[in-house]
Predicted 3D model of a 73-nucleotide RNA (transfer RNA) from a Candidatus Aenigmatarchaeota archaeon. Its Rfam family is "tRNA". Model confidence (mean pLDDT): 85 of 100. NCBI's taxonomy places the organism under Archaea, Nanobdellati, Candidatus Aenigmatarchaeota.
């Protein structure tokens, strides 16, 4: 050069095809048990790679750009 997968809290991930208030663990912070921790219990914060289009609405659809990995020449 072409072409395929992929990119969501700190960390791994659902959701995406067939658009509707982003789901769960692990982490962590506050409570609650505990002499004290830790295991349990309950509760809180915290994300949709960037940018633009569509759309009442976009993690989801289009495009562009970034960056992994892959295969082709």
């Nucleotide at each position: 050069g072409g072409g395929g997968u992929c990119a969501u809290g700190g960390u791994c991930c659902a959701a995406c095809c067939u658009g509707g208030c982003a789901c769960g663990a692990c982490a962590c912070g506050a409570g609650g048990c505990u002499c004290c921790a830790g295991a349990c219990c309950u509760c809180g914060g915290g994300a949709u790679g960037g940018g633009a289009g569509u759309u009442c609405a976009a993690a989801u659809c289009u495009c562009c750009c970034u960056g992994a990995c892959c295969c082709c020449a």